Predicted 3D model of a 131-nucleotide RNA (FMN riboswitch aptamer (RFN element)) from Psychrobacillus antarcticus. Rfam family: FMN riboswitch aptamer (RFN element). From the family's description: The RFN element is a highly conserved domain that is found frequently in the 5'-untranslated regions of prokaryotic mRNAs that encode for flavin mononucleotide (FMN) biosynthesis and transport proteins. The sequence was found by an Rfam model in a public genome assembly.

RNA sequence: ACUUUCCUUCGGGGUCGGGUGAAAGUCCCAAUCGACAGUAAGAGAGAAAUCUUAAGCCUGUGAGCCGUAAAACGCAUGAUUUGGUGUAAAUCCAAAGCCGACAGUUACAGUCUGGAUGGGAGAAGGAGUAG
Numbered sequence: 001a002c003u004u005u006c007c008u009u010c011g012g013g014g015u016c017g018g019g020u021g022a023a024a025g026u027c028c029c030a031a032u033c034g035a036c037a038g039u040a041a042g043a044g045a046g047a048a049a050u051c052u053u054a055a056g057c058c059u060g061u062g063a064g065c066c067g068u069a070a071a072a073c074g075c076a077u078g079a080u081u082u083g084g085u086g087u088a089a090a091u092c093c094a095a096a097g098c099c100g101a102c103a104g105u106u107a108c109a110g111u112c113u114g115g116a117u118g119g120g121a122g123a124a125g126g127a128g129u130a131g
Base pairs, nucleotide, nucleotide: 004128005127006126007125008124009123010122017029018028019027031111032110033100034099035061036060037059038058042053043052044051045050056098057097066074067073080096081095082094083093084092102114103113104112
């Protein structure tokens, strides 16, 4: 350093302000948020090798929903364009857009409340086994 087993810990953010109304963080204006892994022509460090960081809408995963008595498992599962540079851009730069489980609620919810002190992709650390 690799394989495999076990243990421990960690593991999701968000309605300022205003309008209407009897009533709205649910409607309208406006505001605000972006889980995990991968990928990268960006950024930073270094003499170099290389290291660190970098996507909500590119690929996949998780949760939620559905089927089943239940589990395993299966099914289902959102959203990006234009311009610029360039040999090359779903990732860089600029601009404009778009998306967000279920149940509840004096009124329709990504943001409130609830299932949930749950589950969880995965991350870090430790111990052991074999080569």